This is a predicted structure of a 74-nucleotide RNA (transfer RNA) from an Oscillospiraceae bacterium. Its Rfam family is "tRNA". Rfam classes the family as a transfer RNA.

RNA sequence: GUGAGCGUGGCUCAGCAGGACAGAGCGGCUGCCUACGAAGCAGCAGAUCGGGAGUUCGAAUCUCUCCGCUCACA
Repeated sequence: GUGAGCGUGGCUCAGCAGGACAGAGCGGCUGCCUACGAAGCAGCAGAUCGGGAGUUCGAAUCUCUCCGCUCACA
């Protein structure tokens, strides 16, 4: 340089033939339980979906562009 893939809570991921409050596990916080802890149970908070623009009544999802990471080829 060319081609492809990925980027979603603190972490690991799901959701991607457009649809209404964006979900799960782990972690965090609070409470219950306990002599105290762990485990268990109940609840709560946390992501404007990498940035920007476009299409559309409506975008995490489609298009363009930029950024970052990975792989292959040269």